Background:
This is a predicted structure of a 92-nucleotide RNA (Glycine riboswitch aptamer) from Intestinibaculum porci. The model forms 89% of the base pairs in the Rfam consensus.
[in-house]
RNA sequence: GAUCACAACUCUGGAGAAUCUCAGGAAAUGAGUGCCGAAGGUGCAACGCGUUAAACGCUGAAUCUCUCAGGCCAAAGGACAGAGUCAUAUGG
Numbered sequence: 001g002a003u004c005a006c007a008a009c010u011c012u013g014g015a016g017a018a019u020c021u022c023a024g025g026a027a028a029u030g031a032g033u034g035c036c037g038a039a040g041g042u043g044c045a046a047c048g049c050g051u052u053a054a055a056c057g058c059u060g061a062a063u064c065u066c067u068c069a070g071g072c073c074a075a076a077g078g079a080c081a082g083a084g085u086c087a088u089a090u091g092g
Stems, first nucleotide, its partner, number of pairs: 003092003008085006018033001020032004034072003040068001041066001043064001048058003
């Protein structure tokens, strides 16, 4: 110096599960029952470490797990993916 990753922003794609019952003109909301997992959050394996060893403890990931939260017509949201823009610091 160049480039990639990370962060942020924009566009596009993006699943699942009762348009359930009662109250309410409807929606929102509240109560009840049943369900979903891909905002967020919870929990943990091996390895490693503390020990010569064991026990015990620490660390420890997810699309796994729990469903706390959220959601179950549409809309909104939405992990993740693609394309683009891109500051500074760090790393390759």